[in-house]
RNA sequence: CCCUUAUCAAGAGUGACGGAGGGAACAGGCCCUAUGAUGUCCGGCAACCUACGAAAGUAAGGUGCCAAAUCCUGCGGUGAAGCCGAUAGAUGAGGU
Numbered sequence: 001c002c003c004u005u006a007u008c009a010a011g012a013g014u015g016a017c018g019g020a021g022g023g024a025a026c027a028g029g030c031c032c033u034a035u036g037a038u039g040u041c042c043g044g045c046a047a048c049c050u051a052c053g054a055a056a057g058u059a060a061g062g063u064g065c066c067a068a069a070u071c072c073u074g075c076g077g078u079g080a081a082g083c084c085g086a087u088a089g090a091u092g093a094g095g096u
Base pairs, nucleotide, nucleotide: 002095003094004093005092006091007090008089013042015041016040017039021032022031023030026074027073028072029071043066044065045064048062049061050059051058052057070088075085076084077083078082
């Protein structure tokens, strides 16, 4: 990289450093941001794997996550709204 599978509307900062863009990619929107973003550290959330347990559950070692539904739309089912599904993506576990 690819394959399988589960989940993706809950939850998580009045901290420190730092100083300009950021929200995965393309397009269109809409937002966040000098009242300090992105990022790093600290802190926190959660419970996929893990440990214990008969189970319920408990813990928090390995990941993960901490604006907005995966921010929304893009393809299909309908003429629209809404809803459902698909594609793409993210994360975990397993496999080639």

Predicted 3D model of a 96-nucleotide RNA (SAM riboswitch aptamer (S box leader)) from Caproicibacterium amylolyticum.
The model forms 97% of the base pairs in the Rfam consensus.
The coordinates come from a structure-prediction model, not an experiment, and the mean pLDDT is 84.
The RNAcentral record of the sequence draws on Rfam.